[in-house]
Molecule: c-di-GMP-I riboswitch aptamer
Organism: marine sediment metagenome
RNA sequence: AAAGGGCAAACCCCGGGUGACCGGGGGGCGCAAAGCUACCUGUCCUACGAUGCCGCAAAGGGCAUAGGGAUAGAGGGGCUGCCGAA
Numbered sequence: 001a002a003a004g005g006g007c008a009a010a011c012c013c014c015g016g017g018u019g020a021c022c023g024g025g026g027g028g029c030g031c032a033a034a035g036c037u038a039c040c041u042g043u044c045c046u047a048c049g050a051u052g053c054c055g056c057a058a059a060g061g062g063c064a065u066a067g068g069g070a071u072a073g074a075g076g077g078g079c080u081g082c083c084g085a086a
Base pairs, nucleotide, nucleotide: 006031007030011026012025013024014023015022016021029073035079036078037077039076040075041074042071043070044069045068046067050065051064052063053062054061
């Protein structure tokens, strides 16, 4: 290079979730790991609960932090992997 193929963006429909987002169907922007993995960084969410501050007669409420969660098609790391020149 080729051959056999694989996955599936945006968007639409159905469902789940407070949400980021996820699952199924349709659909193809693209991808040689756009297979798996949340270990590192980045980005995004935060209902309940915790801590601090503000407010209030009190309550409701507001802000911040930690914590928790999401993203692998954001980058890195780890594991695995078809064909072929090799």